[in-house]
Context: one part of a larger RNA
Parts: sequence; C1' cells; structure tokens
RNA sequence: GGCGUAUGGGGAAUGCCUAGGCUCUCAGAGGCGAAGAAGGACGUGCCAAGCUGCGAUAAACUACGGGGAUCUGCUGAGAAGAAUUGAUCCGUAGGUGUCCGAAUGGGGAAACCCGAUAUUCUGAAGGGAUAUCAUCCGAAAGGAAGCGAACCCCGGGAACUGAAACAUCUAAGUACCGGGAGGAAGAGAAAACAAAUAGUGAUUCCGUAAGUAGUGGCGAGCGAACGCGGAAUAGCCCAAACCUAAAUUGUUAAGGCAAUUUAGGGGUUGUAGGACCACGACAUUGUUGCGUAAAUAAACUUAAACUACAUGGGAAGGGUAGACCAUAGAAGGUGAAAGUCCUGUCAAGGUAAGUUUGCGUAAUAUAGUGGUAUCCUGAGUAGGGCGGGGUUGGAGACGCCCCGUCUGAAUCUGCCAGCACCAUCUGGUAAGGCUAAAUACUACUGAGAGACCGAUAGUGAACCAGUACUGUGAAGGAAAGGUGAAAAGUACCCUGAAUAAGGGGUGAAAUAGAACCUGAAACCGUACGCUU
Repeated sequence: GGCGUAUGGGGAAUGCCUAGGCUCUCAGAGGCGAAGAAGGACGUGCCAAGCUGCGAUAAACUACGGGGAUCUGCUGAGAAGAAUUGAUCCGUAGGUGUCCGAAUGGGGAAACCCGAUAUUCUGAAGGGAUAUCAUCCGAAAGGAAGCGAACCCCGGGAACUGAAACAUCUAAGUACCGGGAGGAAGAGAAAACAAAUAGUGAUUCCGUAAGUAGUGGCGAGCGAACGCGGAAUAGCCCAAACCUAAAUUGUUAAGGCAAUUUAGGGGUUGUAGGACCACGACAUUGUUGCGUAAAUAAACUUAAACUACAUGGGAAGGGUAGACCAUAGAAGGUGAAAGUCCUGUCAAGGUAAGUUUGCGUAAUAUAGUGGUAUCCUGAGUAGGGCGGGGUUGGAGACGCCCCGUCUGAAUCUGCCAGCACCAUCUGGUAAGGCUAAAUACUACUGAGAGACCGAUAGUGAACCAGUACUGUGAAGGAAAGGUGAAAAGUACCCUGAAUAAGGGGUGAAAUAGAACCUGAAACCGUACGCUU
C1' cells in the first nucleotide's frame, strides 16, 4: 500500500409524516369608496424587536344574545392582576378610528409644511383648541371621482408565425391600448325564417346538421345557415291621428277663430290597427306599500353504547375472551391501530337583523263588438352613385346588414323581403324604446371531493415570502419543515483551557441532547486479520 471484518466521523439521500398547495363540485356573495375605500406610514403591551389585533377610548370600549371556568394573542419565563356580582371566548349591532392615500383649504420630495373664515383659551404672541373652506354635473335635492380576479359590451388594433420564400391571404379582430356597465353583460318580441298552393312563430345557450353548402395566390387555409333534438320561456311601452287645459303669437263682426309650444287624456298594429261614429262593460291579471302568519336564518343546546386478562422495555386504541349502541361504523384527537375514552357525528331543538312565501288591505296599471267616407301609423329616412366594413362569401352574376360621402322617394290602391334582375306567388310592416329565465366568470365566504403533490414535489412562498438579496429603474427573486408521549431540555461531582469529553440523573430509548426521527452514497479515520 491492497483486501477483508468490526466500529466511528462526515453527509443528508431514503422511508414515514403534514401544518401547505393543486384541480374541481355544490351553495352563498358578486362589490368597496367623500359617512373618506383599496393599500400603507406611525403609534399602541408591565417588560415588547417582529408578526397579529387595535387607533391618542389604541392586543382594546359599549349594548344585547350565546357560553360556563378559567384568563391576560403568536409567547411555553418572570412580575402584577382579572374572573361564578359570570371574566377570557363566540355571534350581532354600535362607538372610537392619528397621518398619508381618489385625498378634496393651499402646497408637497406620500405619511410633511403653510393658511383663510367663524367661535374660543390667553395680558399678549411668529401661540393653542373646535368647525368649515377642492373640482365637475345639477335650478335645487343630490350625484360623480378612486380601487377591484375573471366574465361582458363598445372604440382602436399589431407582429412573430403559416403559406415550407413572399405581396392577396393567415396568425386575428387574437395579444395589447382606451372607454363603460352589471351580478351577469349583450341580444330580444319579425319590414324574421321558409316554402312552392307545406309550414314555423322574440332572444339566448347546448347537441346535431357539418368539416356539409360554400369560400380560397381554388394555395396555406377559412368555414356557415335553414331544419331537427333539448335547456329555459313573457311579453310590453311610446311617437302620431283625436280631445282637453295653460301660455304665447296672429286675426277679429270683440262672441270667438287659427297657429306654435308645454302638460294631461287617448293609442300602439299586418287576418292591418287606431283616431272617428254606434253599442256595451268595470271583469281579469300584474306591480308597489302596509298589516299579519309561516318557513328559513348567527353564535349555540341536547345527543347512544365496554369491560377483563395477558403481551408490550413506557403507554393499549393492537391480541385473547365475553358484551353493548346504532336514524350515530363521517372525521379528527387521545402515550401503538378506538362505533361504545374525548371532540364530534345521526336525529332533533334554537333567537335577533335579514330573506322568502301565503293571506288580507290600499294605491296604481291593464280588456270587448260592429261600421269604414275622412285623418294617423317614426324623412334628409328607405333606396341610388362612389369608397369601405360585416356575413361561409377575398368584387364576384352578389343579394342582405352597417359606416363615410354625394344624392334622394312612396304614404295602405302604400312600403320591404324571399341571394343580380323581372313577373306571379308567399312572408312581413323599417326608419322610437324596455324586457326575467336558460348562458359566461370566481378576487371572496361556507361545506365537500380527488386512480392530485408530499418539502429539489405541490403555489415563487408548508417556516414572519413577494421576505432576504440583486438592479438607477422597469423588474428579477431564493434557501429554509420533523427532540420526546410528556421538557421530564441533564440537579450534583470530578478532571479539563473548554461552550469538548467523563461520572451521575431524566426517559421506553440520549448513537432521541436541541448541530436533536430515520440516517444511504461520496469522502476521512481507528482496531484487528490476511497479504506484498
């Protein structure tokens, strides 16, 4: 030096665990804010650095309800106290709530500085206290602003990429920017679809139709609708004609008449309807307020049933034996694996605010039949030319819808559509408006689930993490879990330089001693054996 055996150091893999994550389901909630939010700064404790709570009434104050023995958060020491005259704790409501922040008296390098007016303290002051004082909209009352995860609507709107290059095209009306709203948003009661002498009957969403019809440097690609089957269902209001009132204007034979404006009634559609004329009625249904009853609803309450023996290094819930409860054998905890030990669970009960439903009552809104001479039925609109956009449709034979620009009708014997255009036929009634449900989403709350992860995984973050740290900045961004059942966390002694080590003690175990469960490998020793 090598090999082997034994035993250590070192290191933190592995196993086991879970306090945290991930993905969903069902409910709730779907907003907060000038009554000052979100988010912060600074304070606040007996001692108090951080976290948490709170706000000069400062780990808190008040009231009511619950609860019933401990309590003074994390925090396990000490000190000093509180509590059955009911504390701590839980729920609901209220008060307090410094300064910054939309930040709003003015300013400002956020958490600071400086004012005005009124009242007030003071002998007075470059002093103090309280209240008010921003902007915009609105006649006023009052409202707005700012923040917030996604979903939604509107206005703008790329490129990489694909086409194996690239320009039309694609990516894509995506990303992103701006504006706005709601718990959903948007759409929505046919100038619809269809069909060929058949029919459907607002919208939305899902399945299908269908990768079809189409479109397309007919390349890459893009890509419907009708219909059918489902989910959910709900229909309405104005403008106008006409009537009335008021005001103004014009005119007058001074009685009025006419026009305009405003307000009220009336009226709302395609089998045309309404006004108008005639007849007749007060039904039906909805909405809102009040009263009443019930249900639901916070904390919370009641809540069954097991012992013995042995094993076990300490502990029985595991073993053996015999019992019991069960509308409760969900789950968690307890010194090893518990239906019957504890918390719970099943099943019941329970009050406030609130919510929902029924009934009663009041207010308010809401109907019919016949006639058809006259009147009304949405105009710079429909349509057209030119130029764009939407749609499966890239200008095409190109309808339909929307926009810019130039033009520009008809008036129910009217007008529009049915994919150029014309005729017939069929369907509808534009140029005003509202509308629940079925649908989308989850920052947030509760309950639950997982052939999801188990500390290099799962969130970046199981731990005081968007922290430490890096960067001028936008921004980037970690590592780090486990003593034990219980601290019982090693009294005491000796040696020692010693926080090392030894004795002794605790404990089932200390090779569980805090550098603490298990403790692999690399790497480094020690002892012994064999061997060169």
The part of an RNA shown here (large-subunit ribosomal RNA, domain I) has 532 nucleotides and comes from Sporocytophaga sp. Lineage of the source: Bacteria > Bacteroidota > Cytophagales > Cytophagaceae > Sporocytophaga. The RNAcentral record of the full RNA draws on ENA. The coordinates come from a structure-prediction model, not an experiment, and the mean pLDDT is 84.